[in-house]
Context: one part of a larger RNA
RNA sequence: CGUAGGAUAUUUGAGAGGAGUCGCCCUUAGUACGAGAGGAUUGGGGUGAACGUACCUAUUGUGUACCUGUUGUUGUGCCAACAGCAUUGCAGGGUAGCGAAGUACGGACGGGAUAAACGCUGAAAGCAUCUAAGCGUGAAGCCUCCCUCAAGAUAAGAUAUCCCACAGAGUUAGUCUGGUAAGACCCCUUGUAGAUUACGAGGUUGAUAGGUUAGAGGUGUAAGUGCAGUAAUGCAUUCAGCUGACUAAUACUAAUAGGUCGAGGG
Numbered sequence: 001c002g003u004a005g006g007a008u009a010u011u012u013g014a015g016a017g018g019a020g021u022c023g024c025c026c027u028u029a030g031u032a033c034g035a036g037a038g039g040a041u042u043g044g045g046g047u048g049a050a051c052g053u054a055c056c057u058a059u060u061g062u063g064u065a066c067c068u069g070u071u072g073u074u075g076u077g078c079c080a081a082c083a084g085c086a087u088u089g090c091a092g093g094g095u096a097g098c099g100a101a102g103u104a105c106g107g108a109c110g111g112g113a114u115a116a117a118c119g120c121u122g123a124a125a126g127c128a129u130c131u132a133a134g135c136g137u138g139a140a141g142c143c144u145c146c147c148u149c150a151a152g153a154u155a156a157g158a159u160a161u162c163c164c165a166c167a168g169a170g171u172u173a174g175u176c177u178g179g180u181a182a183g184a185c186c187c188c189u190u191g192u193a194g195a196u197u198a199c200g201a202g203g204u205u206g207a208u209a210g211g212u213u214a215g216a217g218g219u220g221u222a223a224g225u226g227c228a229g230u231a232a233u234g235c236a237u238u239c240a241g242c243u244g245a246c247u248a249a250u251a252c253u254a255a256u257a258g259g260u261c262g263a264g265g266g
Stems, first nucleotide, its partner, number of pairs: 001152001005163007015149004021049007033038001051106005059100004066093005071086006110144003117137004164265001166178004183261004187203005208254003211250005217243003224237005
């Protein structure tokens, strides 16, 4: 820009893409078959490999603004307590998130038309013949079925709901201009989204983010003080103190104010 008014939701599916794999075991059955050795078709059940999709409850990894221990050194006047630097100084753990080696699920079943092949009826050709007319069975393959996208599918679809028939100009046209309606955007707080955009949640008639409070989870018993010990240190106060992303509550802070676009329907 188009989709013959302007919008907001919900959709149909022409079409496109994805997937499509392969073992083993048990049973049917030591049956059919075979002198024996051996040993099925078919049907049913189970369990895997690789691949794919989703997810983080558990396992496991990471987790450089979480907690703890500790070495050297510098500094805060000193002790104590801390802070900086040394690969995050090193080391032990670890929330959320993100992952796999983890968890869950998938390939299916079914339908249609067929290939090779096997048939029925059947003439040409009194017989015979699956074929010439006609009618069947039949594959991991084809079209569907399953999953995803999809109306720019210009053949531009459908359904529901909302807004209304405003002013002025004018060459009277399916025209131009302006302010609006429903609605949308700018702007702002942002995340389940994200390179930017887009998408989603919100903007005081508000829990959108931060803060605060409470909790979960993590770490592992803070500082100070007292006691014991010559001291290192230990014990008590104390399952303490601290705590990024998680959960809930709470307008304390910031989403204020404002602006722009947007129909009048042969």

A computed fold for a 266-nucleotide part of an RNA from an uncultured Clostridia bacterium, annotated as large-subunit ribosomal RNA, domain VI. Its mean pLDDT, the model's own confidence on a scale to 100, is 89. Its Rfam family is "Bacterial large subunit ribosomal RNA".